Small-subunit ribosomal RNA from a Gammaproteobacteria bacterium, 1562 nucleotides, folded computationally.
RNA sequence: GAACUGGAGAGUUUGAUCCUGGCUCAGAUUGAACGCUGGCGGCAGGCUUAACACAUGCAAGUCGUACGCCUGGGUUUGGCCCUUCGGGGCCAUUUGCUGGGCGUGGCGGACGGGUGAGUAACGCGUGGAUGACCUGCCCUUCGGUGGGGGAUAACCCGGGGAAACUCGGGCUAAUACCGCAUGCGUCCCAUCUUUUCUGGGGGUGGGGGAAAGCGGGCCUCUGUUGCAUGCUCGCGCCGAGGGAGGGGUCCGCGUCGGAUUAGCUGGUUGGUGGGGUAACGGCCCACCAAGGCGACGAUCCGUAGCUGGUCUGAGAGGAUGAUCAGCCACACUGGGACUGAGACACGGCCCAGACGCCUACGGGCGGCAGCAGUGGGGAAUCUUGCACAAUGGGGGCAACCCUGAUGCAGCCAUGCCGCGUGGGUGAAGAAGGCCUUCGGGUUGUAAAGCCCUUUCGGCCGGGAAGACGCCGGCUCGCUCGAACAGGGUGGGCUUGGUGACGUUACCGGCAGAAGCAGCGCCGGCCAACUCCGUGCCAGCAGCCGCGGUAACACGGAGGGCGCGAGCGUUAAUCGGAAUCACUGGGCGUAAAGGGCACGCAGGCGGCCCGUCAAGUGGGAUGUGAAAGCCCCGGGCUCAACCUGGGAAUGGCAUUCCAAACUGGCGGGCUCGAGUCCGGGAGAGGGAGGUGGAAUUCCCCGUGUAGCGGUGAAAUGCGUAGAUAUGGGGAGGAACACCGGUGGCGAAGGCGACCUCCUGGCCCGGCACUGACGCUGAGGUGCGAAAGCGUGGGGAGCGAACGGGAUUAGAUACCCCGGUAGUCCACGCCGUAAACGAUGAGGACUAGGUGUGGGGCGGCGAUCCCGCGCCGUGCCGAAGCCAACGCGUUAAGUCCUCCGCCUGGGGAGUACGGCCGCAAGGCUAAAACUCAAAGGAAUUGACGGGGGCCCGCACAAGCGGUGGAGCAUGUGGUUUAAUUCGAUGCAACGCGAAGAACCUUACCGGGGCUUGACAUCAUCCGGGACCCGCUGGAGACAGCGGGGUGCCUUCGGGAGCCGGAGGACAGGUGCUGCAUGGCUGUCGUCAGCUCGUGUCGUGAGAUGUUGGGUUAAGUCCCGCAACGAGCGCAACCCCUGUCCCUAGUUGCCAGCGGUUUGGCCGGGCACUCUAGGGAGACUGCCGGUGACAAACCGGAGGAAGGUGGGGAUGACGUCAAGUCAUCAUGGCCCUGAUGUCCCGGGCGACACACGUGCUACAAUGGCCGGUCCAAUGGGCGGCGAAGCCGCGAGGUGGAGCGAAUCCCCAAAGCCGGUCGUAGUUCGGAUGGCAGUCUGCAACUCGACUGCCUGAAGCCGGAAUCGCUAGUAAUCGCAGAUCAGCAUGCUGCGGUGAAUACGUUCCCGGGCCUUGUACACACCGCCCGUCACACCAUGGGAGUGGGCUGUACCAGAAGUCGCUGGCCCAACCCUUCGGGGAGGGUGGCGCCGACGGUAUGGCCCACGACUGGGGUGAAGUCGUAACAAGGUAGCCGUAGGGGAACCUGCGGCUGGAUUACCUCCUUU
Repeated sequence: GAACUGGAGAGUUUGAUCCUGGCUCAGAUUGAACGCUGGCGGCAGGCUUAACACAUGCAAGUCGUACGCCUGGGUUUGGCCCUUCGGGGCCAUUUGCUGGGCGUGGCGGACGGGUGAGUAACGCGUGGAUGACCUGCCCUUCGGUGGGGGAUAACCCGGGGAAACUCGGGCUAAUACCGCAUGCGUCCCAUCUUUUCUGGGGGUGGGGGAAAGCGGGCCUCUGUUGCAUGCUCGCGCCGAGGGAGGGGUCCGCGUCGGAUUAGCUGGUUGGUGGGGUAACGGCCCACCAAGGCGACGAUCCGUAGCUGGUCUGAGAGGAUGAUCAGCCACACUGGGACUGAGACACGGCCCAGACGCCUACGGGCGGCAGCAGUGGGGAAUCUUGCACAAUGGGGGCAACCCUGAUGCAGCCAUGCCGCGUGGGUGAAGAAGGCCUUCGGGUUGUAAAGCCCUUUCGGCCGGGAAGACGCCGGCUCGCUCGAACAGGGUGGGCUUGGUGACGUUACCGGCAGAAGCAGCGCCGGCCAACUCCGUGCCAGCAGCCGCGGUAACACGGAGGGCGCGAGCGUUAAUCGGAAUCACUGGGCGUAAAGGGCACGCAGGCGGCCCGUCAAGUGGGAUGUGAAAGCCCCGGGCUCAACCUGGGAAUGGCAUUCCAAACUGGCGGGCUCGAGUCCGGGAGAGGGAGGUGGAAUUCCCCGUGUAGCGGUGAAAUGCGUAGAUAUGGGGAGGAACACCGGUGGCGAAGGCGACCUCCUGGCCCGGCACUGACGCUGAGGUGCGAAAGCGUGGGGAGCGAACGGGAUUAGAUACCCCGGUAGUCCACGCCGUAAACGAUGAGGACUAGGUGUGGGGCGGCGAUCCCGCGCCGUGCCGAAGCCAACGCGUUAAGUCCUCCGCCUGGGGAGUACGGCCGCAAGGCUAAAACUCAAAGGAAUUGACGGGGGCCCGCACAAGCGGUGGAGCAUGUGGUUUAAUUCGAUGCAACGCGAAGAACCUUACCGGGGCUUGACAUCAUCCGGGACCCGCUGGAGACAGCGGGGUGCCUUCGGGAGCCGGAGGACAGGUGCUGCAUGGCUGUCGUCAGCUCGUGUCGUGAGAUGUUGGGUUAAGUCCCGCAACGAGCGCAACCCCUGUCCCUAGUUGCCAGCGGUUUGGCCGGGCACUCUAGGGAGACUGCCGGUGACAAACCGGAGGAAGGUGGGGAUGACGUCAAGUCAUCAUGGCCCUGAUGUCCCGGGCGACACACGUGCUACAAUGGCCGGUCCAAUGGGCGGCGAAGCCGCGAGGUGGAGCGAAUCCCCAAAGCCGGUCGUAGUUCGGAUGGCAGUCUGCAACUCGACUGCCUGAAGCCGGAAUCGCUAGUAAUCGCAGAUCAGCAUGCUGCGGUGAAUACGUUCCCGGGCCUUGUACACACCGCCCGUCACACCAUGGGAGUGGGCUGUACCAGAAGUCGCUGGCCCAACCCUUCGGGGAGGGUGGCGCCGACGGUAUGGCCCACGACUGGGGUGAAGUCGUAACAAGGUAGCCGUAGGGGAACCUGCGGCUGGAUUACCUCCUUU
């Protein structure tokens, strides 16, 4: 500073993270369509599909001032007739006037209008060239327009035909046609000259070559008043120059995809000559030459009109080519020419074809991709409208005519723009709806009501502009003329005439809120939430995803959000997408470096000087149409829209200037590169030879029973003598030690020694060449192993194969054998995890430390140190990276060149092509399908990974279980019911601390219905309540009796009971996957976290890891951490020692008494009781350790290193358990899923399991005797003594609400007996008889006595508990309870054994490692097979489209030839005719359609067939992920149901352990 104003992201891979990467969304746009809805106006737009077929009408005519004819009207003249005497009629004629028709002639039908089929092309765009060209009408200039001739349409006559039309004869005009004359220019030829040089300009000479008249006015008058003459005006005509505008042709550059199209080409490329054209040219032809095009993409195939512009985008770009404008192409399809200034001609012609129509069957006619309209196609695109008033076009002198161009109108919300459907007020926050925690909230000032306005629409009235021009009238010039007639022409004025739109715009009046709102959405992205219904159903979905009983996601409703005469959906384009990256990406591990080298083309290229000016920079000029976009103005009330001017149009071209850089040319230089000389290392390559060790085989010897092999075995070998061992021999292959992140090579790869041949590299050094360089598409060569061919060779090894094992199987892993092969020669193959997963070359950017090879220096020496070069490792700075990591050997910073990538699967596959003997290799898709597939790192979890460490985890030991009988629980089965729950550990003597009825939830049967239970309004009755009788199984029903309470203001009231009655009750009905609470479990394990700081892009890490130590994340030390919380420990309780206090119901040492019983007195010392206190803290000593923490030992002590036991359970896990303890949301039942009653069941029993009891006996049983507890309990209770009973028990009732009374031991010990026996063990089962509780012991109690006496003689696989007052063993008590205990909870008595140790099993803690797991190994996951669906390859072939080549045939037509036939103009003529020329016919070249033959490409279909993809719960196995249980993977080969297995070579993208080497820290 008028014409600079501009760039946002989100969702989705994961447990989480960062990155990569695809998919998806938000935006803008459209000639749109579809769904729902729809008031008005303005402006625009409207077959994107079938260039499919078209009925009907219209879309190009016009000129009488070029000409002839026919026919009207009117007029003139003449005649006749009539007459009302005005005139009328008829016939003929007619110059002039005015119509219609036909034809000749002229101009126009080449413009305007339509369409986009074809076309990849000079078609288009842009800029040039034309010295290679044309141009009607128009403008301008010069010159001319003289004089003749012969025809022919129409017309008339005749013929043919259905028609279209046509033939013959005859007449005639012209601005139609033809000679002649003249001709400045012009054209041709020759020649000269000039030029900016292809055919440009000029001069000279020769030759050729024109024309038309028509109309108006005036004049003239002869023999001729005429189609006459002259003059003049207008319009024409001819020749020529110039112009304008239009066009033809040529050229540079630009202009889609496919290389799975790589070679194409015979008029092909050029020349000479000719033909042809307006014009160049191989455009065409003859001859000659053999060229031309192509990886800078020819040819072929597919697709496509191009552009200005349009849409999008910040831009660059991408997409597009409707409307408007420019160009092109086309006009039913194909071919062709004619006419013309212009055409190969949309509404012209000819031919062929397809189609349609007419037909008298002979023959004709037609072409809407003009406007409207029709059928058809389609998701889809309009009226068979009005007008030439305007603009424009054609014709005409003009009037005027024509004009579906155009101007308008109609239809359509198709788009853009504008307006309206009302405004103000209005809280009782109305009603209704919806929700509700029932209080209310919301719809909502919204409505109603009150006040107001009247746009738009409706009705009525008024009413522009679009009209300039033209016509008419008036008038003024100029011109012709004698002229005040008149004609022509120009201007002015004008009361006049001319408008499709049009009931126009616009303005006014009237009435009245009156006529006018919908659509989508509300899980996230993305703005907007509740209720109900539904129950993985119905459905939604753009992506992620919703729906399996409380769904903000489905459907409805209420509410809300967004836009609004529209709103959504679908389709399409750009954007976002930096996701093809020019702007602006990448390739170690994500997709991506070619296996390696050489090298043509190409790309790029060191230092200095000069020159040129191609690139490059600058100036000027031309062009870049208009419209559009942009800016500033203007016009419709605004806007959309229209309009004026400007800006812009990155471009192209011409010209001038500059010379730094790039480039060309010339000259020079030495540092890049190379040569040379002197040294040097090396498994570099090829060939020939030589050597020793070992395996195997053969021979001989020694020797004897085994060898071999494995986890263990077996097959195999061996008494025919193996293995072992000694000697000898044969043969093949490979070269131990040295040997080393050592060396060499481009890679593959190369390893004994010697010789020959040979490549490369390094170091040092003068000298030399003088940029000779780098890279490298194609190409060429090399290229492990396996494999192939031919011929050798064959010791060992060893795919396949055989056998043995293993196993559920074992086509494997292991073992015994063993063929190809492995080796050699020659020839193929050409691939690998051909890897540093890292292309080549160059430059620059800290170091440190090893190692290989040269060189130099240190007075330099076998050592050592330093310096410099080349190679090869490690660690690291900056920097880079998603991270891991890389880091002078870059993955850093740059330059040059090549290769490669663009989501996963399908697939490195199919097809095609090339290569190969084959195997196969190279190149390389698509359909379809998924919302991911991936990389690195993080936290976990897991591992048949590692390290460290715990626990009755194992081991050591004791006792059990599993076997028996019984008890009890469970499964199962049964049943009318066997109620329900608990189900690995962590269900199963569990809920049950006690099912005969009850309990009870189950079953059968019988009853009740406001209910067995709670609350409440109303009404009625009654004290409440108690007792009895009858019926019944009972619930229940009926009857009878007793009983009249409390307060009172005397009305009544409170409370209780019953009845009626409705709200409601009730439910052990469902959901523990809706919940609270409580509980189990890991686990009494030692862990789980936080704040701040620090590190990391981040998840996250650090702290909490490490070194020690502990029972412990216990403590200490260290440490980018410092602290803290929940856990651990301690604090609490019991117990162990002592002390103090206290002394009944407890105790009794001493004293007294005694009935001998702490009984009494007494005492409180002891025991004990129960309150308080002490004590233990690694405090002390020694040792170890780091001077720590701590550990070991010791002292003292009642007790030691948490003394023993209990209580106490972190963050969390298991959708663990419980809706049946309780509570509770939701759902369900309501004469029942509620409730009451009786009876039955929960107790069943062929079985199976868990937990127990009792045993199997002598450490025992039985009998007798005898000693000692503790915890507890007791009034509807415990119950003593005494008595009875064999006993259970009965009777009895003292004492005791309890340190007082009662319940109270057994094992043990002593003595006896039994004598190893199914017993004097064991007690099941059964019989009988009893006791007790209870309404009642049948189903179904416990106990007692007698009798009966079963299994069982210590328990298979397996499995449980316990580390000390423990196990084992013995009894006691309690809760529940009328009764019922082998269970449970407690109590005491007696009272052991063992622990070397942590390899193993189980569980756990910490660190680390791998991971493809993360509902986390009970994980993940592969392939065959079976089923369903989908797309696709092959396929005998079948059908179709396009196309090449060769040939046949050949319409129309141009051209050429022509001897038949025909013919007015001109020429000759003897007038007969002849010639020139033309027509027709014929022939020839070309030639569309068509045909034959044979190829190529593409599409569709195809029995059958191949693999692929997809699909909640199919089959077989287990290949991969943890060392995945044989490490995996790559290439190759063989084998196998399948994943796969095996051989050979390769890779680490393999865990673990050890060693070596290197490095880091100290």